[in-house]
RNA sequence: UGGGCUGGCCGGGCGACCGCGUUCCCCUCACGGGGACCGAGGAAGGUCCGGGCUCCACAGGGCAGGGUGAUGGCCAACAGCCAUCCGGGGCAACCCGCGGGACAGUGCCACAGAGAACAGACCGCCUCUCCCCACGGGGAGCGGCAAGGGUGAAACGGUGGUGCAAGAGACCACCAGCGCUCCGGGCGACCGGAGCGGCUAGGUAAACCCCACCCGGAGCAAGAUCGAGCAGUGUGUGACCGAGGGCGGCCCGCCCGAGCACACGGGUAGAUCGCUCGAGGGAGUCGGCAACGGCUCUCCUAGAUGGAUGGUCGCCCCGCCCCGGUUCCGGCCGGUGCGGACAGAACCCGGCCUACAGGCCAGCCCAUUCG
Numbered sequence: 001u002g003g004g005c006u007g008g009c010c011g012g013g014c015g016a017c018c019g020c021g022u023u024c025c026c027c028u029c030a031c032g033g034g035g036a037c038c039g040a041g042g043a044a045g046g047u048c049c050g051g052g053c054u055c056c057a058c059a060g061g062g063c064a065g066g067g068u069g070a071u072g073g074c075c076a077a078c079a080g081c082c083a084u085c086c087g088g089g090g091c092a093a094c095c096c097g098c099g100g101g102a103c104a105g106u107g108c109c110a111c112a113g114a115g116a117a118c119a120g121a122c123c124g125c126c127u128c129u130c131c132c133c134a135c136g137g138g139g140a141g142c143g144g145c146a147a148g149g150g151u152g153a154a155a156c157g158g159u160g161g162u163g164c165a166a167g168a169g170a171c172c173a174c175c176a177g178c179g180c181u182c183c184g185g186g187c188g189a190c191c192g193g194a195g196c197g198g199c200u201a202g203g204u205a206a207a208c209c210c211c212a213c214c215c216g217g218a219g220c221a222a223g224a225u226c227g228a229g230c231a232g233u234g235u236g237u238g239a240c241c242g243a244g245g246g247c248g249g250c251c252c253g254c255c256c257g258a259g260c261a262c263a264c265g266g267g268u269a270g271a272u273c274g275c276u277c278g279a280g281g282g283a284g285u286c287g288g289c290a291a292c293g294g295c296u297c298u299c300c301u302a303g304a305u306g307g308a309u310g311g312u313c314g315c316c317c318c319g320c321c322c323c324g325g326u327u328c329c330g331g332c333c334g335g336u337g338c339g340g341a342c343a344g345a346a347c348c349c350g351g352c353c354u355a356c357a358g359g360c361c362a363g364c365c366c367a368u369u370c371g
Base pairs, nucleotide, nucleotide: 001367002366003365004364005363006362007361008360009359010358012316013315014314015313016312017311018310020039021038023036024035025034026033027032041342045353046352048351049350050349051348052347053219054218055217056216065215066214067213068212069211070084071083072082073081074080085099086097087096088095089094100210101209105208106207107204108203109202122149123148124145125144126143128141129140130139131138132137157175158174159173160172161171162170176200178197179196180195181194182193183192184191185190223273224272225271226270232264233263234262235261236260237259244256245255246254247253280299281298282297283296284295285294286293287292317340318339319338320337322335323334324333325332326331
């Protein structure tokens, strides 16, 4: 310098004006007005997992149903994270894995192919019998054969030899694989090694199934408190000796008149709480490879409920196109125009996944050049 891998971060800045929401303050009898502070995110999103919290259910155990699935650790918990193992990809940094069991049983294996799981004679190889012959061989039949060809993602170990009519783990050596025993290392998954065995056992469990472990249900419209009106129950009172109501407060008067008043519990509308300080963020330090944990200091800044957090303008910043100038050809300066994403709290938290204009930082790997 070029290419790549991994991790982290930002995601417009300043000002003016207008506007919105919570809280607080001031003026006002009230309506209302004014002011101050604060006011979305890395994903607030999808609502896919896991927990807190709330209500309901619940002696204990089991069945059904659902979930998880290498090993060790972290965590409140998890399908998350960290480390390691195994398998796969990459020269490498590094990445990917829906990673228990296929000798418990059942099922399935498209297309092609003769045959797809105790398989399979399509071509082919071979003994024997018969026929033909131009004497090289050819054909038919009874049988034998999984060595070769061919199909396929996959054809029932590989190479070499012995053997045979031809062949074949039929037998032998080595290798691969499987199982068992032992030794060494590791907490473990597993790794390394030695011996023995029968000679070989396909794949699929995101097919049923088996094994181990985990899981009660519903969700802030959870739930709690207060509580008009209407209806209900009870008590009192009243129906011409007239309760009560209207005529702005009182008296008189006038009018209407059969209900009215109080209490009670349940509880609708509505209001308030739940509501935001929490498994919280930052810095330092200690333990740990790490995830993470301990300690000390420090910070806290949305809580709406038809649902606020926005808009316009100016200057600047960033990116792109075009034009002009300049140049030591890397670029630099000036001007016009366009663009600056995805998205948006609604009980809270930990994750996962998905979306995202543009930009920044760090570490590592490969290639090349120079020293």
This is a predicted structure of a 371-nucleotide RNA (Bacterial RNase P class A) from Nocardioides sp. Soil805. The organism belongs to Nocardioides, within Bacteria. The coordinates come from a structure-prediction model, not an experiment, and the mean pLDDT is 77. Its Rfam family is "Bacterial RNase P class A". It is annotated as a ribozyme. From the family's description: Ribonuclease P (RNase P) is a ubiquitous endoribonuclease, found in archaea, bacteria and eukarya as well as chloroplasts and mitochondria.